This is a predicted structure of a 139-nucleotide RNA (c-di-AMP riboswitch aptamer (ydaO/yuaA leader)) from a Fidelibacterota bacterium. The sequence was found by an Rfam model in a public genome assembly. Its mean pLDDT, the model's own confidence on a scale to 100, is 79.

RNA sequence: GGUUGUCUGUCGCCUAAUUGGUCCAUUGUCGGACCAAGCGGGGGACCCACUAAACUUGGGGUGCAUUCCGCGUCAGCGGAAGGGAUACCUUCUAAUCCUAACCCGUCAGCUAACCUCGUAGGCACUUGAAGGGACAGAU
Numbered sequence: 001g002g003u004u005g006u007c008u009g010u011c012g013c014c015u016a017a018u019u020g021g022u023c024c025a026u027u028g029u030c031g032g033a034c035c036a037a038g039c040g041g042g043g044g045a046c047c048c049a050c051u052a053a054a055c056u057u058g059g060g061g062u063g064c065a066u067u068c069c070g071c072g073u074c075a076g077c078g079g080a081a082g083g084g085a086u087a088c089c090u091u092c093u094a095a096u097c098c099u100a101a102c103c104c105g106u107c108a109g110c111u112a113a114c115c116u117c118g119u120a121g122g123c124a125c126u127u128g129a130a131g132g133g134a135c136a137g138a139u
Base pairs, nucleotide, nucleotide: 005139006138007137008136009135010134011133012123013122014121018037019036020035021034022033023032024031038119039118040117041116042115043114048109058107059104060103061102062101066081067080068079069078070077071076082099083098084097085096086095088132089131090130091129092128
């Protein structure tokens, strides 16, 4: 230095929303601009699908965030089903919670090449079991 085994400890969450580099600013950190990679979205042929109604009650997109019922003058409230989240990962299990918000602008099915956009924000002390992984230390 390498390989293998054993023991102990640790691993934040939602989300695509992370990493690296250059420059500027700053005492320093935070920060700003740009580039690249990674991740995510949209537009966009042949083929396939649609081809009958609509014509403002337009249509479409991101997203789990839809549908139905009841109450309410309205705002909204309640419930059910369906969908989604819960701590490194997967499966099972328990309980709890969410079911929003925004955008395009009369226009878009799928869609290779190609074109294009985003990489915000918010939050927390986390049920249990089995299997698996990474890192650190000891042996």

Taxonomically the source falls in Fidelibacterota (Bacteria, Pseudomonadati).